[in-house]
About this RNA: Large-subunit ribosomal RNA, domain II from a Pseudomonadota bacterium, 693 nucleotides, folded computationally. The coordinates come from a structure-prediction model, not an experiment, and the mean pLDDT is 82. Taxonomically the source falls in Pseudomonadota (Bacteria, Pseudomonadati). The RNAcentral record of the full RNA draws on ENA.
Context: one part of a larger RNA
RNA sequence: GCCGGCGACUUCACAGUGCUACUUUGCUUAAGCGCAGUCAAGCGCGAAGGCUUAGUGAAAGCGAGGGUUAAUAGCCCAAACUUUUAAGUAGCAUUGUGAGACCCGAAACCAGACGAUCUUACCAUGGCCAGGAUGAACCCUGUCGAAAGGCAGGGGGAGGUCCGAACCCGUUGGUCUCGCAAAACCAUGGGAUGAGCUGUGGUAAGGAGUGAAAAGCUUGUCGCGUCUGGAAAUAGCUGGUUCUUCCCGAAAUAGCUUUAGGGCUAGCGUGGUAUUUAUUGCAUCGGAGGUAGAGCCACUGAUAAACUGGUAAGGGCCGAAAGGUCAGCUAGUUUGUCAAACUCCGAAUGCCGAUGCAAAAUAGCCAUAGUCAGUCUGUGGGGGAUAAGCUCCAUAGACAAAAGGGAAACAACCCAGACCAUCGACUAAGGUCCCUAAAUUUUAGCUUAGUGGAGAAGGCAGUGGUUUUUCUGAGACAGCUAGGAGGUUGGCUUAGAAGCAGCCAUCCUUUAAAGAAUGCGUAACAGCUCACUAGUUGAGGAAAACCGCGCCGAAAAAUAAACGGGGCUAAGCUAAAUACCGAAGUCAUGGUUCUAUGCCAUUUUUUUGGCAUAGAAGGUAGGGAAGCAUUCCGUAUGCGAUGAAGAUUGACUCGCGAGAGCAAUUGGAGCGUACGGAAGAGAGAAUGCCGGC
Numbered sequence: 001g002c003c004g005g006c007g008a009c010u011u012c013a014c015a016g017u018g019c020u021a022c023u024u025u026g027c028u029u030a031a032g033c034g035c036a037g038u039c040a041a042g043c044g045c046g047a048a049g050g051c052u053u054a055g056u057g058a059a060a061g062c063g064a065g066g067g068u069u070a071a072u073a074g075c076c077c078a079a080a081c082u083u084u085u086a087a088g089u090a091g092c093a094u095u096g097u098g099a100g101a102c103c104c105g106a107a108a109c110c111a112g113a114c115g116a117u118c119u120u121a122c123c124a125u126g127g128c129c130a131g132g133a134u135g136a137a138c139c140c141u142g143u144c145g146a147a148a149g150g151c152a153g154g155g156g157g158a159g160g161u162c163c164g165a166a167c168c169c170g171u172u173g174g175u176c177u178c179g180c181a182a183a184a185c186c187a188u189g190g191g192a193u194g195a196g197c198u199g200u201g202g203u204a205a206g207g208a209g210u211g212a213a214a215a216g217c218u219u220g221u222c223g224c225g226u227c228u229g230g231a232a233a234u235a236g237c238u239g240g241u242u243c244u245u246c247c248c249g250a251a252a253u254a255g256c257u258u259u260a261g262g263g264c265u266a267g268c269g270u271g272g273u274a275u276u277u278a279u280u281g282c283a284u285c286g287g288a289g290g291u292a293g294a295g296c297c298a299c300u301g302a303u304a305a306a307c308u309g310g311u312a313a314g315g316g317c318c319g320a321a322a323g324g325u326c327a328g329c330u331a332g333u334u335u336g337u338c339a340a341a342c343u344c345c346g347a348a349u350g351c352c353g354a355u356g357c358a359a360a361a362u363a364g365c366c367a368u369a370g371u372c373a374g375u376c377u378g379u380g381g382g383g384g385a386u387a388a389g390c391u392c393c394a395u396a397g398a399c400a401a402a403a404g405g406g407a408a409a410c411a412a413c414c415c416a417g418a419c420c421a422u423c424g425a426c427u428a429a430g431g432u433c434c435c436u437a438a439a440u441u442u443u444a445g446c447u448u449a450g451u452g453g454a455g456a457a458g459g460c461a462g463u464g465g466u467u468u469u470u471c472u473g474a475g476a477c478a479g480c481u482a483g484g485a486g487g488u489u490g491g492c493u494u495a496g497a498a499g500c501a502g503c504c505a506u507c508c509u510u511u512a513a514a515g516a517a518u519g520c521g522u523a524a525c526a527g528c529u530c531a532c533u534a535g536u537u538g539a540g541g542a543a544a545a546c547c548g549c550g551c552c553g554a555a556a557a558a559u560a561a562a563c564g565g566g567g568c569u570a571a572g573c574u575a576a577a578u579a580c581c582g583a584a585g586u587c588a589u590g591g592u593u594c595u596a597u598g599c600c601a602u603u604u605u606u607u608u609g610g611c612a613u614a615g616a617a618g619g620u621a622g623g624g625a626a627g628c629a630u631u632c633c634g635u636a637u638g639c640g641a642u643g644a645a646g647a648u649u650g651a652c653u654c655g656c657g658a659g660a661g662c663a664a665u666u667g668g669a670g671c672g673u674a675c676g677g678a679a680g681a682g683a684g685a686a687u688g689c690c691g692g693c
Base pairs, nucleotide, nucleotide: 001693002692003691004690005689006688011099012098013097014096015095016094017093018092019091020090021089022088023087024086026051027050028049032045033044034043035042055062056061065077066076067075068074102240103239105237109230110229111228112227113226114225120204121203122202123201124200125199126198127197128196129194131163132162133161134159138155139154140153141152142151143150144149167191168190169189172187173186174185175184206222208218209217210216243627244626245625246624247623248622253266254265255264256263257262267371268370269368270367271366272365273364276361277360280358281357282356283355284354285353286352287351293345294343295342300339301338302337303336304335305334306333307332308331309330310329311328315326316325317324318323374399375398376397377396378395379394380393381392382391383390404415405414406413419591420590421589422588424587425586426585430581431580432579433566434565435564439578441577442576443575444574445573446572452568458552459551460550462549463548464547465546466545467544468543469542470541471540479536480535481534482533483532485509486508487507490504491503492502515530519528520527592617593616594615595614596613597612598611599610600609601608628682630679631678632677633676634675635674636673637672638671639670646666647665648664649663650662652661653660654659
């Protein structure tokens, strides 16, 4: 890991509610006995007992009343009466409470025992420490010295001394890591006459021992050992919780909570009951309100500029001073702005009430669940950075609990809500060149960028369109030819300043026209050029604003990876048109179940069956209804060695299904059916338990 078996809402007591039975002359049996029986369950007997028929008082007691009290008052409980409701008992179902209380699961706590063969410390008694080195005290001899004493030599053999085996330890590195080993091996290292190591026997332990102290050690267990018991401790936590079909179907919110991943009440679900319009929707009418917007000499505040009045101590400027003036401050006016905590104003929705309608809806009451982690998208906001697949509210939808079609893929986006069947039809969103179902469809434009098929500020004589102004056969615009002069080198300034460094002025003349000069240029002149004019040419030109599509801006990390791909100049974009495709939507045909209504039949009432019409049937938590299967029991009735149960196989039959039958083979002795009853009553999951492989 697989297969098989086992494995979780039970039982008792009390209480609420519902249903059933009996009764109003109350209901009910328990042990036990009899029958039958493997056991249990069953049938009959069995009123002992229980509840009820009266309450009240602590009680004695009294009693339709009782208690309190001096009381006949008052008060408390009860009866009776009135309106309403029937009441009692037993059983079954469901819910609650108490118990292990659906099952498995702690770490812990307490009690009593068992442990010092490991290890810690101590006690008693034994054992062990190769070899080498160093050379203390002390003694002797010699020598020096007056002495104290010194020096030298010899002897001596001290030490938690030195080096280093045994022995003890475990420093560093490596190996090992399903190992040789639940701590080892190799190399290296520390101690090695000492607070040394060690054998045997003994003493001390569970809030206790022992501890050169690490909360170390106390038998692979230690911040309180182990075993057994209390004990099924407790677990607001995790995991698991077993057959079918049918109907309905949530919540992730509020308040409170030593509360925040738990609970209680409400909200939302289900079943029942009851009837009505109390609910819901729409229409009309009547209300309250200060949001969006808007506004601001209508308030409170904010705010740009200008002007006017006042004030000008201090500050700037002028002035010798007096004083003047400016900024500033303040009031006002005009123009222009702003506000969640501003409002002279002010919607739409929503909300409240009334009336009417409804093919629609189900308030109220009773019983009883789950939910209290929500998520995304649109809209209105707060927080944040007008960040977040961010966070907190409101509101709507979806997902959650919703499958199907579209968006390449994609809970929450778009379309659309799956009872079942069909090799029928029509559509939605979205699509129609190929992959790929359907237009290489039609009409008019746009785009040349593969834009389409990511992107900002900003930029573009890219291209199409709209509008305005203006020039133009009295010849525009562009090109070409020619002119572009004189007073004058204007005045000033300056080394110079001659159209062209700068300042001032910017006239007059000749002209077809020509600036006291547009730019280049010179040291200054010169030179070139422009404005302006004529000629030539011969038809449109110039400027500005706006709109459509495009271009640049555009450098990164899995892969060409920013159309799903191929590929496309439309198979791109805009406007319009007609077809078609396209879903579990809708329609069609057939079928199933449920609900309501009606009819027929049936029934002791309740019912049950059939037919018709109308409507309904996505679903997690969860509620309700009807069934299937398993074991056992009662009553009735059957099968079986001419083969029971069980097993294997089947493409067979019946049932919506759980399942039931049938057939063949195997097997070798028990087993069904109908109607009732009782449960150790259904497994795929619990790191489930046991067995097998």